[in-house]
Molecule: small-subunit ribosomal RNA
Organism: uncultured bacterium
RNA sequence: AGAUUAGAGUUUGAUCCUGGCUCAGGAUGAACGCUGGCGGCACGCCUAACACAUGCAAGUCGAGCGAGAAUUGUUGGAAUGAUCCUUCGGGUGAGUGAAGACGAGGAAAGCGGCGGACGGGUGAGUAACGCGUGGGAAACCUGCCCUAUGUACGGGGAUAGCCAUUGGAAACGAUGAUUAAUACCCGAUAAGACCACGAGAUCGCAUGAUCUAGUGGUAAAAAUUCAGGUGACAUAGGAUGGUCCCGCGUCUGAUUAGCUAGUUGGUAAGGUAAUGGCUUACCAAGGCGACGAUCAGUAGCCGGCCUGAGAGGGUGAACGGCCACACUGGAACUGAGACACGGUCCAGACUCCUACGGGAGGCAGCAGUGGGGGAUAUUGCACAAUGGGGGAAACCCUGAUGCAGCGAUGCCGCGUGAAUGAUGAAGGCUUUCGAGUCGUAAAGUUCUGUUCUUAGGGAAGAUAGUGACGGUACCUAAGAAGAAAGUCCCGGCUAAAUACGUGCCAGCAGCCGCGGUAAUACGUAUGGGACAAGCGUUAUCCGGAAUUAUUGGGCGUAAAGAGUUCGUAGGCGGUCCUUUAAGUCAGAAGUGAAAGGCAGUGGCUCAACCAUUGUAAGCUUUUGAAACUGGGGGACUUGAGUGUUGGAGAGGAAAGCGGAAUUCCUAGUGUAGCGGUGAAAUGCGUAGAUAUUAGGAGGAACACCAGUGGCGAAGGCGGCUUUCUGGACAAAUACUGACGCUGAGGAACGAAAGCGUGGGGAGCGAACAGGAUUAGAUACCCUGGUAGUCCACGCCGUAAACGAUGAGUGCUAGGUGUUGGGGUAGCGAUACCUCAGUGCCGCAGCUAACGCAUUAAGCACUCCGCCUGGGGAGUACGGUCGCAAGACUGAAACUCAAAGGAAUUGACGGGGGCCCGCACAAGUAGCGGAGCAUGUGGUUUAAUUCGAAGCAACGCGAAGAACCUUACCAGGUCUUGACAUCCCGGUGACCGUCCUAGAGAUAGGAUUUUCUCUUCGGAGACACCGGUGACAGGUGGUGCAUGGUUGUCGUCAGCUCGUGUCGUGAGAUGUUGGGUUAAGUCCCGCAACGAGCGCAACCCUUAUCUUUAGUUGCCUGCAUUUAGUUGGGCACUCUAGAGAGACUGCCGGUGACAAACCGGAGGAAGGUGGGGAUGACGUCAAAUCAUCAUGCCCCUUAUGACCUGGGCUACACACGUGCUACAAUGGUCGGUACAACAGGCAGCGAAGGAGCGAUCCGGAGCGAAUCUCAAAAGCCGAUCUCAGUUCGGAUUGCAGGCUGCAACUCGCCUGCAUGAAGCUGGAGUUACUAGUAAUCGCGAAUCAGCAUGUCGCGGUGAAUGCGUUCCCGGGCCUUGUACACACCGCCCGUCACACCACGGGAGUUGGUAAUACCCGAAGUCGCUGAGCUAACCCUUACGGGAGGCAGGCGCCGAAGGUAGGAUUGAUGACUGGGGUGAAGUCGUAACAAGGUAACC
Repeated sequence: AGAUUAGAGUUUGAUCCUGGCUCAGGAUGAACGCUGGCGGCACGCCUAACACAUGCAAGUCGAGCGAGAAUUGUUGGAAUGAUCCUUCGGGUGAGUGAAGACGAGGAAAGCGGCGGACGGGUGAGUAACGCGUGGGAAACCUGCCCUAUGUACGGGGAUAGCCAUUGGAAACGAUGAUUAAUACCCGAUAAGACCACGAGAUCGCAUGAUCUAGUGGUAAAAAUUCAGGUGACAUAGGAUGGUCCCGCGUCUGAUUAGCUAGUUGGUAAGGUAAUGGCUUACCAAGGCGACGAUCAGUAGCCGGCCUGAGAGGGUGAACGGCCACACUGGAACUGAGACACGGUCCAGACUCCUACGGGAGGCAGCAGUGGGGGAUAUUGCACAAUGGGGGAAACCCUGAUGCAGCGAUGCCGCGUGAAUGAUGAAGGCUUUCGAGUCGUAAAGUUCUGUUCUUAGGGAAGAUAGUGACGGUACCUAAGAAGAAAGUCCCGGCUAAAUACGUGCCAGCAGCCGCGGUAAUACGUAUGGGACAAGCGUUAUCCGGAAUUAUUGGGCGUAAAGAGUUCGUAGGCGGUCCUUUAAGUCAGAAGUGAAAGGCAGUGGCUCAACCAUUGUAAGCUUUUGAAACUGGGGGACUUGAGUGUUGGAGAGGAAAGCGGAAUUCCUAGUGUAGCGGUGAAAUGCGUAGAUAUUAGGAGGAACACCAGUGGCGAAGGCGGCUUUCUGGACAAAUACUGACGCUGAGGAACGAAAGCGUGGGGAGCGAACAGGAUUAGAUACCCUGGUAGUCCACGCCGUAAACGAUGAGUGCUAGGUGUUGGGGUAGCGAUACCUCAGUGCCGCAGCUAACGCAUUAAGCACUCCGCCUGGGGAGUACGGUCGCAAGACUGAAACUCAAAGGAAUUGACGGGGGCCCGCACAAGUAGCGGAGCAUGUGGUUUAAUUCGAAGCAACGCGAAGAACCUUACCAGGUCUUGACAUCCCGGUGACCGUCCUAGAGAUAGGAUUUUCUCUUCGGAGACACCGGUGACAGGUGGUGCAUGGUUGUCGUCAGCUCGUGUCGUGAGAUGUUGGGUUAAGUCCCGCAACGAGCGCAACCCUUAUCUUUAGUUGCCUGCAUUUAGUUGGGCACUCUAGAGAGACUGCCGGUGACAAACCGGAGGAAGGUGGGGAUGACGUCAAAUCAUCAUGCCCCUUAUGACCUGGGCUACACACGUGCUACAAUGGUCGGUACAACAGGCAGCGAAGGAGCGAUCCGGAGCGAAUCUCAAAAGCCGAUCUCAGUUCGGAUUGCAGGCUGCAACUCGCCUGCAUGAAGCUGGAGUUACUAGUAAUCGCGAAUCAGCAUGUCGCGGUGAAUGCGUUCCCGGGCCUUGUACACACCGCCCGUCACACCACGGGAGUUGGUAAUACCCGAAGUCGCUGAGCUAACCCUUACGGGAGGCAGGCGCCGAAGGUAGGAUUGAUGACUGGGGUGAAGUCGUAACAAGGUAACC
């Protein structure tokens, strides 16, 4: 100076937390899908270090050397011979021009020099001084280049090429002759240099280095030239490049813990440029490792790149540095440099050629091919530039490089037009049918020219020449809106919605999840959103993820404290003084390559891109500081420890002793049972049990004391005594002087069960047996009973070994118990203080909450252990331990989107408490048995229409199916329709009456027949008929698309809200508590105070009275009558208006001075007087699409409409609801009395008459307090006398009546006759608490007719209620919960089936790294070298020597072979468990006291 931190979805009914999964961002050498205009700059085999056709990628120097092809000059002139002449014999001789000689020229090859060790490629190997960083070399080398000094004298012998001969198919040779050099060799010279020897001086951190003098030894090349220059040699120095060594850093695995013989060091030698076990010989026995050796796996390293706020994490394409490699393995040669990509040799694999004898090759150079793969380019141009090699240079070479081509592979830039344009066109889509939207969008009009096309001009890159790119960039002119937009998405996260299609299908999906007939989630369309020449998807990395937490997490219950203690290494460590300077801090210097990043400035029109300037951590060196940490030294006492005194204790070990009880044995007494259970049975007992008395035996455990009391590290420890022994505590001081804390590995202890050996064995008691229970009962219960439990010795080493809480130290309010000790005060009871334990409550603080809270889960420090989603799994494999059982250590594949903690609200419990209800109980009457009625199921049928289904369907919809109703079936018919609206035509009607056919619908015909206006043509209205199409119609589907209505919990007392308060929150409080009530009714209390919907009251009715009014009602009194009939009256009854009355108001008691309850008075009525209407928030996807309404779907000559007949009334059967009975409290007959609610004109119907009767005739009265329908049980008599009856009335026959077009299927009633079952009803079950049950009749609705049903009415008129244990339902509080679709819940395991991954497995088959031995190529080195041998030496020249070579031998040595193990893959009959899978089997283990508490 700059930069600087974002969350969301998903576990639940909801909440907070823990915790995983997923998403939004950025990036890429990418790939795939769809699409695609231009330019610039980059990038482009990530896979098979797989195999490669073809071409090119390393040559150059003639100014080192010999030789020299093509071509060519001069000379030469053999040969030929145009023209002309000719005696035809020949002559002339232009031109062409062979051989030869002398030159020029310089191809190709060769000797020689330099370069092929650079440049280019790739990443196989490598976990290493390989790389990075910083140092060292007094232990080193360095061609070409630079600087300086010096030198260059004299000789010699070969060889390639070439030629000849010759082998071979070829590659390639062999022999002979001959030749040159800057090739090779020898000698001279030596200032300086190097080596050896010994001497002196100076210096360094050490080995040592430097300087001085002496002795001996060691080397050179020419060419050109006037000169200069180039080149050569020696030495010194520089530069450059390299080599070696060291500190530090550099992946994973311990289910790899021990590794190492040249190994570690020394001495000597060899070797190297050089140090060094680098190599060899000898000597020693070392070296490395928990700070991770060895082994295994993976990997080139870095600058950097991506991401991130950073710390980090990931990565190592392009560019740059280093390393390694060049078909695989090994080896050396040459050289300054290699153990060498386009060199050599050998071995191996592969490919090619071959005449079969032998040979050739190495694209991980540039292009390119095949292959592999999801995937990656041209067999291009040029050396113009930059650079490299050679050369003196010209120049040559250069797939380095510069360019072009291909590819949206990436980044950056530009464009696909601009302005105007409303009739808001057409068209699409939607629609509430009004319109909305695409939309100024288009068309149209006016413009512009980026890009594009054509033409013209035309660079820089080049400083003299030379331009592949390239007629390129760029500029000018003209033309023309002409040629240029897609992709993904639209349920939430996440910006953007509608329609149609589909119907758990097809499909989507990143997570949650969509789709089962109204899908904003699938597909399409329209519209919209996002980005844009791209857009999506996939893959990978970082981020978000504080989800490995150094920054920056945790461990009581979520995953997580080791069972406990001791203790090694390690880590950490009290007070003071002094010293040091390792850590630490500060300054300076070196380094930190370039590129990149960041910031500034500049250049391409901008940007990407490029240029330039500045800037960092780290490491090293050095100079200082001294507080803290560390090291050294000295001191101290408070941490720690020791000594003294004292008391407490189930601390441990051993020995001995004791009493109670159980069992057994013996004996006595005694008799029929005992025992056991929910109830039983097995069992024991007349061979005498149980019971009881006495004696004895044996084993185990120690009642009371006994206590959230004590002791111990934990496990654990309990009668008494003795012995031995550990620890803690208190008090007072004396001593040591940090001796401490923790503690990886390690060691010891360690309940119960179990194991081994030997004892012991009373009781209890796995296994086992029997009895029960049960559907079963391998259990729970019972009777027995073996191991075991006990002892000794030895193993095992685990537990819910828990305070689910590691150890230590310090600090941080209190209160109250209790154990042990001490002190002070007091005569004492006791009080206060204090140390060490052990409990409870509680503040601050902490915690997700629960809770913890001086015994922390608070505030801090130190050390150890442990955790990182659930399942798989504490499993497999491997290892260690164990006699075994098993323990410790401890994964993965695969699978799920959760698993989990705490708390909340509900619901539930074979949890608890309180309370209520005809819920039970106490009663009454029933039902269930019979017959019939009625409804339902089932069955049947052409149809038996449909709905209702536990309570809350079943005398229900239906307040009334012969036709109709009617929806069903059969048959016959209609198609704009039986019904509505609109339009057109016809008629003047329609209606009514009649005839014919038909089962009828219907068809045909006869008769008859409108209104208004009028210009008399007609028009209009109305009605009918006919026609066209819009439409009608549907009791067709969906009550799980709906409205409305209804049922039910339940007339149960509840359900909520506002504000406040509490809680992180869901929520709580209020609404809980104490009383009380029919009641969340009221009172009191209370962080609540109020309010709403419910309760109650207000409403109707009934019970009493008053008042008003008296007709059709009433009649006390008066008159009158057969009769309230009439006069009269309105007192009474009654009617129906208005009022009164009842409110715990009054009294007493209880209660808390309350609410209220109990009793009483008064009153017609007393504590909501009786009854009704009234049904909170909600539950049941409860019922109803067939009351009605209605969305969507479906039918449209039919699923619509009409008609006739049939059916809904069927009938082996089952159930519900009723009626009638079974009789004497009765039946029958006769006589006689008393209601209320209601209804009535297509009606009720009187009197009177007929009939046994139903009923008929009749028609007074009444639209009704007037008339009418109109009582029964009862009461008084008579009879029947307990029977299938004088009970009961079914069934059936006959004869009638009524309604109705019509009583056959299929109505009701009457008379006569018939006279069934049935003698009070099993298990079980229903209703009812007073004018109730029971019983008796009456009325009404529906209705032509049809009532045992329903809804009402009155008459007569009971019994019982101790009480709340139990059944059912409900309310409140509380508790548990793994339930929330809420117990009809949830959920476990075996078995069966399918699929998936894994383990074991007789084995089988590969790989890898080593080891041992065998074989032993090439090659270096060593030895030898009788064969061969030019240079030098000797030698009368033959020969010898030195040296060298071939050959041979040896060490080492790749590949190969053999062997045994190790390790790691693949595969394997069979086998084992595991996981997953809408509706399989068996049980019901867990969650509630889960029905035997659960768990380890």